[in-house]
Formats: sequence, structure tokens, C1' cells
RNA sequence: UGGAGGAGGUGAUCGCUCUCCCGUUCUACGGGGGGGAGGAAAGUCCGAACUCCGCAGGGCAGUGCGCUGGGUAACACCCAGUGGGGGCAACCCUAAGGAAAGUGCCACAGAAAAUAUACCGCCACCGGCCGCUCGUCGGCUUGUGGUAAGGGUGAAAAGGUGCGGUAAGAGCGCACCAGUCCAUGCGGUGACGCGUGGAGCUUGGUAAACCCCGCACGGAGCAAGGCCAAAUAGGAAGGCAGUCAAGGGCGGCCCGUCCUGGCCUUCGGGUAGGCUGCACGAGCCAGGGGGAAAUCCCUGGCCCAGAUGAAUGAUCACCGCCGCUUCAGGGCGGCAACAGAAUUCGGCUUACGAUCCGUUCC
Repeated sequence: UGGAGGAGGUGAUCGCUCUCCCGUUCUACGGGGGGGAGGAAAGUCCGAACUCCGCAGGGCAGUGCGCUGGGUAACACCCAGUGGGGGCAACCCUAAGGAAAGUGCCACAGAAAAUAUACCGCCACCGGCCGCUCGUCGGCUUGUGGUAAGGGUGAAAAGGUGCGGUAAGAGCGCACCAGUCCAUGCGGUGACGCGUGGAGCUUGGUAAACCCCGCACGGAGCAAGGCCAAAUAGGAAGGCAGUCAAGGGCGGCCCGUCCUGGCCUUCGGGUAGGCUGCACGAGCCAGGGGGAAAUCCCUGGCCCAGAUGAAUGAUCACCGCCGCUUCAGGGCGGCAACAGAAUUCGGCUUACGAUCCGUUCC
């Protein structure tokens, strides 16, 4: 550093759950057969299938992603590379567009953390003081100005080294080195690599800070959704009863007529409840083939949990393995960790006792 594999195997007995067949019977029993947790079923972090809702078209906002090629239904995943970083090495890490569009931030220390700046130092000038060998002299110094070479601070100080140059200095000039930009040759599908020439162009860091650029994205989720459908209450239609009594409408009043209240039937919505979605799938195994790999193609075979106050368990025997012990036969003990389906897949991440098989480095 890569991989395999995860309550050891076989049998018996007693249970749980799903399902098929048969028999009793009248919907439950009895008999028989078959299936019954994981590599992560976990976190619910990505990507999808499926379902419903929304949707002329376009934009804003928001979210995610960001080197290249390939794989895939798709992905933020995987494979192979490129660039960068680390390690003596095997090898490991890498969200890797833009800091020259703008804004913000950069602790402490330090003069200064970005429109550069002058604390010490170096240099020039005006002036002052002191000294002598009395000069176009030397030393000290206020002030003004120049200077990023040197010192010191820091994670980071405005390209590096050298020569020239200068009052002292400085890419100010030159050579070499590093970087950037422009042009160009060769190699590579490409990211990019190896070169050549030119331009003193030298621009701090930070974008998992705001932001800018490019690309992608409608929302909710199996408690989605569909079907069947009690009791009670309410709704609609029809019929019956009553024709009397009650209330109300028409009307000044009466008659009349209509409505409501009663009972029955039917219908529709919908609750409880039940069924479905829901177990044949981007499926598993074997063989062959393509490819460096991820992975893809062909042929043959297989059916492999479906619970819902939520099943998947227990005991015994033999064998095997491990530990302790014994001279040996044998005896004793253990077979564990993380964890457990709930619409289903593909990933990622996290947790995990013991074991086995490799490839390599120092």
C1' cells in the first nucleotide's frame, strides 16, 4: 500500500414471519415443500428511478460545480493522466477558473502589510560648535532633501547574484538565473511537456471572504400516488306518511299552494379500516470476448426477505479453528467487533474484534 471475507460448517428438535400445495371444514386449523438482514441494512451527504403538482417564452434571485481524456441512466462518484505540494524511497495529498474588474481583510512584531514607506544606517546642501599642521582640512550636530544597497521585524518587505554606474543608491545600464507576456518549432486526442527568439515587463498574500467569469439546476416526496370502502354526522334525488297540528314564503285577511321538520330507498364526497404501489431489478452467477483501467458486449443458467405493537430466534450433537493445560491420550473455555431491512437503485462518508492472500520501499 492493494484485495478477500465478516455471529464457522453439517444435522436434529422446538418456535416466529412470508409464500405454494393438499385435507378438513367454513375460515381458521392440521400436514407437507420453499424463502427469511448487512458490508456497512447506519449517517441521510450527493446522484437517479418512480409518483403527484407546476410549466408559452425569457430574465432576476438562489444553490451547486470548476485541470484533461474516458466510464456511467446520472453524479459532487469511478478509472487513467497533467500541473502543484510532501517523502531518502515505495508512495501519499490536491474544490486545481479569475487577485492586471471592484471591495474587504492581513494578528503580534515592525518605520512601513500595499496609491508604498525613511526607525537605524548611507549621501548631498544651508547653518552652528570644537580642533589643529589654518586648508577646496578633520570631528560632532539642528534642519532640508536624496536613497530600498546594508541593519533590524515578520508567515510574508516590492525579483536574485555579480559587474558597471552614482554624491550615495536604484533594472538606472549590462551578463547570467527565476518568473510574466508576446511570437514560434517539435511531441501529445488533450490538460500539458521539451526547446528557440523577443520585451526590463517584475504586478505581495487571501476568492471552502464578498465578488467576477463559465456551466448545470422547477417543487414536493412511498406519510409520493392509485383503488375498495363501515358506523355517526352532514349533502343530493325519489317515494311514502301527514293534509291535522307547528313554523315560514306568496297575501291586507281567508282559501289555495310551496318549503322545512318524520320514515324509507338510492346516489356522491369523505373518515376509520383494508388492498395496492412492493420485490424481475441500471438484478445475481458462470463462461467467452473488447479495453491499460473504470467498465462494456455476447451466450447460458437462476429467482434471492417483504414485516407494520414491525418476523428473521433458541437448545443439543458431531466436525473444524483459536487459547490455556497435559509427557501423551485427553480435559477446560471461546467462536467475538460494528451493527440490524421498511419504495428501490448507484455512490460517498463514518463505525468495526480476529483472520487470510498479495505488490513494494527503507